[in-house]
The prediction has a mean pLDDT of 76. A computed fold for a 369-nucleotide RNA from Sphingomonas rhizophila, annotated as Bacterial RNase P class A. Taxonomically the source falls in Sphingomonas (Bacteria, Pseudomonadota, Alphaproteobacteria, Sphingomonadaceae). The gene name in the source record is rnpB. The RNAcentral record of the sequence draws on ENA and Rfam. Rfam family: Bacterial RNase P class A. The family's RNA type in Rfam is ribozyme. About the family: Ribonuclease P (RNase P) is a ubiquitous endoribonuclease, found in archaea, bacteria and eukarya as well as chloroplasts and mitochondria.

RNA sequence: CCAGGGGACCGGGCGACCGCGGCUCAUUUCGAUGAGGCGAGGAAAGUCCGGGCUCCACGGAACGACGGUGCCGGGUAACACCCGGCGGGGCGGUUCGCCGCUUCAGGGACAGUGCCACAGAAAGCAUACCGCCCGGCUUCGGCCGGGUAAGGUCGAAAGGGUGCGGCAAGAGCGCACCGCGGAGGCGGCAACGGCUCCGGCGCGGUAAACCCCACCGGGUGCAAGACCGAAUAGGGGCGCCACAUGGGCCUGUUCCGGCCCGGCGCCCGGGUUGGUUGCUUGAGGCGAAGGGUAACCUUCGUCCUAGAGGAAUGGUCGCCCAGUCCCGCAAGGGAUGGACAGAACCCGGCUUACAGGUCCCCUGGCAUU
Numbered sequence: 001c002c003a004g005g006g007g008a009c010c011g012g013g014c015g016a017c018c019g020c021g022g023c024u025c026a027u028u029u030c031g032a033u034g035a036g037g038c039g040a041g042g043a044a045a046g047u048c049c050g051g052g053c054u055c056c057a058c059g060g061a062a063c064g065a066c067g068g069u070g071c072c073g074g075g076u077a078a079c080a081c082c083c084g085g086c087g088g089g090g091c092g093g094u095u096c097g098c099c100g101c102u103u104c105a106g107g108g109a110c111a112g113u114g115c116c117a118c119a120g121a122a123a124g125c126a127u128a129c130c131g132c133c134c135g136g137c138u139u140c141g142g143c144c145g146g147g148u149a150a151g152g153u154c155g156a157a158a159g160g161g162u163g164c165g166g167c168a169a170g171a172g173c174g175c176a177c178c179g180c181g182g183a184g185g186c187g188g189c190a191a192c193g194g195c196u197c198c199g200g201c202g203c204g205g206u207a208a209a210c211c212c213c214a215c216c217g218g219g220u221g222c223a224a225g226a227c228c229g230a231a232u233a234g235g236g237g238c239g240c241c242a243c244a245u246g247g248g249c250c251u252g253u254u255c256c257g258g259c260c261c262g263g264c265g266c267c268c269g270g271g272u273u274g275g276u277u278g279c280u281u282g283a284g285g286c287g288a289a290g291g292g293u294a295a296c297c298u299u300c301g302u303c304c305u306a307g308a309g310g311a312a313u314g315g316u317c318g319c320c321c322a323g324u325c326c327c328g329c330a331a332g333g334g335a336u337g338g339a340c341a342g343a344a345c346c347c348g349g350c351u352u353a354c355a356g357g358u359c360c361c362c363u364g365g366c367a368u369u
Base pairs, nucleotide, nucleotide: 001365002364003363004362005361006360007359008358009357010356012320013319014318015317016316017315018314020039021038023036024035025034026033027032041340045351046350048349049348050347051346052345053221055219056218066217067216068215069214070213071085072084073083074082075081086106087104088103089102090101091100092099093098107212108211112210113209114206115205116204129152130151131148132147133146134145135144136143137142160178161177162176163175164174165173179201180199181198182197183196184195186193187192225277226276227275228274235268236267237266238265239264240263241262246261247260248259249258250257284303285302286301287300288299289298290297291296321338323336324335325334326333327332
């Protein structure tokens, strides 16, 4: 320098003017005005996980139901997140020893049950269509009986693989290596990995099928919740006045019967609009030192950095910087122009969107020293 890959960060800058929302100070005729300072993000998004906080429910424990999680070790307040490792799959490279990146709901299939479509001879106590081999028959086309499972065919999957031997043909039938299973011992905290010996091997797949095992889990969401509380209307209590010859209801009418009622004053409680609070100092940011491979942790120093509530965080202009396009041999000139997106109680994650740019690391190649 080239090709591929992984990670971190930024994501327009400066100035002027006009605005908007809080805060502090000053002035005030209490309406405001002025000054200063602050005012979106890495995802504020989706609301998918985990928590804080809130109210509701709940005596404790065990078991069960339901839901979730699931290799091992660590981190964390916690997690379905993160880090490191192990194992399987994939891609790339390789000096063939391995290396880099990526991905996995990665516990259990001899506890039990279920399922395995189509195709195919056969799909789960395997099977025999073609083929191969032996014997018999033959009209020479084949047919019958038996053996076999190496080859063909079907399939996502065919009861280990490759090679040599063996055999009538074959077959773990025998042997070597690989795979599988078992035992022992070694390394590792562990997942697991080597080594040695034994067994020819009877064990299919599927648990994001039921199920089994282990562990975890009450619900609700700031429109949670708390406080203050006007007028009008309505509720209750007390006092005073009035009080049945009236009115309403109980069946359309009649009789009889039952129930209820008005005004003024004072007090109490609920509660709508509204106001205040919750509200932003927090598992907080930055820096340094130390521990750790890392995630992360500890200590010290330092900083305060939106808090609205139909919801502010904006607009115009000038200069410049990336980028893109055009003209030009060039120097240069002109035009255009900055993505995704907008806090709403707060944190930790995940996922999704994102023009352009900067830096670091890994794997390999080429060149030079």